Annotation: Predicted 3D model of a 152-nucleotide RNA (c-di-AMP riboswitch aptamer (ydaO/yuaA leader)) from an Actinomycetota bacterium. Of the family's consensus pairs, 92% are formed in the model.
RNA sequence: CCGCGCGACCUGCUGAACGCCCGCCACAUACCCGCGGGCGUCGGGGGACCCAACUAACUGUUUGGGGCGAAUCGCGGCCUGAUGGCCGUGUAGCGCCAGCUCUUCGGCGCGAGCCCGUCAGCUAACCCCGUAAGCGACGAAAGAGCGGUAAA
Numbered sequence: 001c002c003g004c005g006c007g008a009c010c011u012g013c014u015g016a017a018c019g020c021c022c023g024c025c026a027c028a029u030a031c032c033c034g035c036g037g038g039c040g041u042c043g044g045g046g047g048a049c050c051c052a053a054c055u056a057a058c059u060g061u062u063u064g065g066g067g068c069g070a071a072u073c074g075c076g077g078c079c080u081g082a083u084g085g086c087c088g089u090g091u092a093g094c095g096c097c098a099g100c101u102c103u104u105c106g107g108c109g110c111g112a113g114c115c116c117g118u119c120a121g122c123u124a125a126c127c128c129c130g131u132a133a134g135c136g137a138c139g140a141a142a143g144a145g146c147g148g149u150a151a152a
Stems, first nucleotide, its partner, number of pairs: 011136004018040007042130005051121001064119001065116004073090007093110005099146006105139001
């Protein structure tokens, strides 16, 4: 100097995923962490009238249909008998650049995955579910507003 692993503290990011209380664990008969539960918060789904949709004939009725999420929609290549798989390149859309919000410029990324199970348009009342998981960004950028400071 480089790489790997563990622990603690500070700080930040994606996301709804946070706050309080009780119990367990633990133990210095205390805390923290962790686990379970309750309440709240936030997020999602189902679910009337009305509206939408549907109606006869023909065609179709597995080419099922639907939900969470930014994650849709193409083009090309390789493997396979095919289904399908892998790779590359774009794209709707999404995120970050450190006090916060909006706008502009510039830069860096994502553009996945999972679930329901033949079934669900909207939808008041009402009902149900979740409140995880995973990471490390750095531009002294400009304008406006807010916040904050003795000032910045």